[in-house]
Context: one part of a larger RNA
Order: sequence, then structure tokens, then C1' cells
RNA sequence: GAUGAACGCUGGCGGCGUGCUUAACACAUGCAAGUCGAACGAAGCUGUUGUUUGGAGACCUUCGGGUGGAAGAAUAACAGACUGAGUGGCGGACGGGUGAGUAACGCGUGGGUAACCUACCUUGCACAGGGGGACAACAGUUGGAAACGACUGCUAAUACCGCAUAAGACCACAGUACCGCAUGGUACAGGGGUAGAAACUGAGGUGGUGCAAGAUGGACCCGCGUCUGAUUAGCUAGUUGGUGGGGUAAAGGCCUACCAAGGCGACGAUCAGUAGCCGACCUGAGAGGGUGAUCGGCCACAUUGGGACUGAGACACGGCCCAAACUCCUACGGGAGGCAGCAGUGGGGAAUAUUGGACAAUGGGGGGAACCCUGAUCCAGCGACGCCGCGUGAGUGAAGAAGUAUUUCGGUAUGUAAAGCUCUAUCAGCAGGGAAGAAAAUGACGGUACCUGACUAAGAAGCCCCGGCUAACUACGUGCCAGCAGCCGCGGUAAUACGUAGGGGGCAAGCGUUAUCC
Repeated sequence: GAUGAACGCUGGCGGCGUGCUUAACACAUGCAAGUCGAACGAAGCUGUUGUUUGGAGACCUUCGGGUGGAAGAAUAACAGACUGAGUGGCGGACGGGUGAGUAACGCGUGGGUAACCUACCUUGCACAGGGGGACAACAGUUGGAAACGACUGCUAAUACCGCAUAAGACCACAGUACCGCAUGGUACAGGGGUAGAAACUGAGGUGGUGCAAGAUGGACCCGCGUCUGAUUAGCUAGUUGGUGGGGUAAAGGCCUACCAAGGCGACGAUCAGUAGCCGACCUGAGAGGGUGAUCGGCCACAUUGGGACUGAGACACGGCCCAAACUCCUACGGGAGGCAGCAGUGGGGAAUAUUGGACAAUGGGGGGAACCCUGAUCCAGCGACGCCGCGUGAGUGAAGAAGUAUUUCGGUAUGUAAAGCUCUAUCAGCAGGGAAGAAAAUGACGGUACCUGACUAAGAAGCCCCGGCUAACUACGUGCCAGCAGCCGCGGUAAUACGUAGGGGGCAAGCGUUAUCC
């Protein structure tokens, strides 16, 4: 000098940041990923109309009745920017968290892919003909305490499955030209084989299929760099290489069969310990040393271990299956769960916040849109945790007041300090106005920031130190005691070093101490 700090004393305001460094310990509760009716069928709700019922009030009455037709009920059709389940589509692989593991092509940097993929988006070219059978929902029956099922029957689609069509694509075959980096690559043309599609509409559009290109995002490979220990010296059998086969988007012992016996290592293999890496941050004149919080990039993980499914993309935090530990429910047969998301709880700890508001902005998902969702985000709350700014008044004022301390009793110090007088109003408080952030509309923040007015010196100073290092000295108490102390060292009767007081020095809404790094 610095800190994600903590502790002690103290504490006025604001802005901007920042806040579980420990138990990757266990978690009550709420929320954090939905959306589309312009893909689909059925149901419900509401409204209108029709039909069938229904008969109120009213009117007439010869009191027997008659006319007339409201509410309501059922049913059918239509409509709806209505509702929540189901089929279907897209999204749940992003965003958010954590740093356990990892000494590794994990990261950083520079290259390679003639060994690769890429939904949505953009551009271009070419298409979309004609059919079929189901399964949910629903109805019925039925099992179970529940979770959840089972059977029978019906039904729609942009769900599923054949058929047709194939410019270009892919596969095998054979050809020409050019080129390269070994396998090879590019262009052109040939006949053969294979694979497509989906409609909706509010009539404007929105979608679907194939191919090519782009953009974006990823995958793999290589050079170099990347902590400590030799009181770890040898390590290795899919190990090193080859061939055939398999697998992958793709090269490859990635996997497998066979063959060979290789491969790494004192330029430190192997083993052990520690650790996410970087941009950066701290320090330093620099070289260097240390760190890897917040913010940004990459990686890894999601109770522990394993596995695949779906998908353009995962071996998937709020998906699935299995095993394990733990917790919960149970009718004991069986089930449910995963905060290292945001809050919050217990625990651990020296120590780290609200079970807040809003989608107004930025961004993301769905939708044609309206819009819906969004603990991302934007805000607010709490904490002097940090940085920065401001204030706690300014001028004048000597009878050098009183008080206090000291004294050689004369005085000296506190000290222009106070009081008094004259001013000012930053902050806070009161009243009025009141934004930008928002493109037409839409503001959580927020009646906030800010502006104006009136108002009172009022509401706002402490902490550490004073032997030397090191700025700052006296008195009393104590008497090697009580105590101090970073080092040297103080204290045993005149202690500037302990305690208190007066005075002084330093910093200041902080000041000291402790810890750690340079």
C1' cells in the first nucleotide's frame, strides 16, 4: 500500500459498488419454463336464434271462465380476443448457480480439418399429387390406501405409415481435364439404384419438403506455455504399432479379432500432495512476487455412482431408468423427493442480507398478432463492508470571565476557545412543484432525483497515541505489585513507558487491533 474481511469503541447524510471465503452440510414453504385455439378433436362456460315445454304479472268477465304470453327448463344450430385437461408443434441443451473433481489439449496462445455437424435466421434453385390405418382425449367396466394403472369401444390433426414425382443430393460403377498436402480435392458429362412434403388462415399472410450457399454455434487434432516433492526411479498388456471388421457428424485402440513387440522416462516418466484456467486484481521504478471475490471468456458439476432415451443440439440442475445413502407418506402390499436457481430455515463459523416490487426498460421462450411466461434482469430493503463526496457552522469577540489542571502562590495553561454581537442554511426536518429513463400507448423504481419557498445554529464527533523508532508532557496513584509491550524494553517510593486527570499529537464518520499478500 492492499482486502469479499472479522473484532473493539464510536456513528450524521448521500452516490456508486459489494456481501457464506467455513459444511459440494441437511433442507419446511413459496416462486424460478413455458407457450401456441391461425395444427387437432371432444368437453365446459357465455351469448343469439329456432323448436318443445312452462305458465307469472296484466286485461275482460255473466265469477263458470276467457284473452294473452314474462321468468324458468329441455333440445338443436351458430358465434366467442372465454376456460382448463388431452393429441400435436416449438422451447425446457439458453438464461441462473457452484468450484467438488480435474496437473488435463482442462485453460491460454498460435495453427490445422483434403476427417466434421449446425434447429431457428438470411439468400438462391426446385417442389408439395393421391391414399391408408391408428392412439390419446371421451364413454363403459375394473384394480389400488395412494402414486398410478388395466381392459373394451369411438374419434381428429401440421401426429403416424405406404405409393407417385427427383432438377440437384447420396450410393456403387466406369471417364476426361486441372490441381494438391500422403489418404486425395475441384469441375464436367454417362447410365443404374435410394430417399421428400402439411396444411392453417381473419385471404394480407404464416407454414411444409429437397438441394446449394451464408451466418451463428459447436466437435476433433497439433506446436508452445501452465504448482510442489527424487526422503516417489522405473512405468505400461489395449499397453505401442499394423491388418480386417465395427462404431461415430467425424480422424483415431474409440471398440473388437488376429499379428508384431513395442511405447514413456533424469530434458523427471510413474507415484504422492495441492489446485478449476484465463482476461484480470494487489504490490512493485521495473523485473518480479502474490491472488483468481464481484464483471467477462472457457471448462467441470447438479445428493453419490452408473446408463442410455428423445432431440439439430444433452448422456440433460427444476427429464427418464438402475443402484446406494438420507428424508417423508403408507391401509405394510407399495410409493414420493433432491435449493451448488431466488428468497428463506437449521447447522458449521470470527463472519456474510429480504420468505420484498415489477416485467416499465434491456434481453430470452412461445405466438401471425394481441399477449402470456421470465427470482434472467431492472429496482427497492438490510450491513460504515469498501471507495468517493458533503456536513457537524462562518466572521467578530481579552474583563485573557467562570470552571478545571498546575504552581516557586507571583503566576501559567486550557484560550478567541466559550459567552456576547453580526451572519449563513449545505445535509436533515416542513410546505409547494416535479422529471428524463418511453419510438403511438405503457414507469416497478417513485411523488424518487431535481427545483422553489419559509424556518431554527439548531438534530449531527469520535477513536488511537504522546520513552526511542515516531508527531505529541506534566501532576497524582501504584511500588518488579497491578500492569504495558510491534522491537528495544518499562514497573523494586520522586515512572514523560502501568492506571487516572489536565494538556498535547494524529486521523476523522470513522479510528484502532487481528489475519493475509507485496

Predicted 3D model of a 518-nucleotide part of an RNA (small-subunit ribosomal RNA, 5' domain) from an uncultured bacterium. RNAcentral holds the full RNA, with entries from ENA, Greengenes and SILVA. The prediction has a mean pLDDT of 83. Rfam family: Bacterial small subunit ribosomal RNA.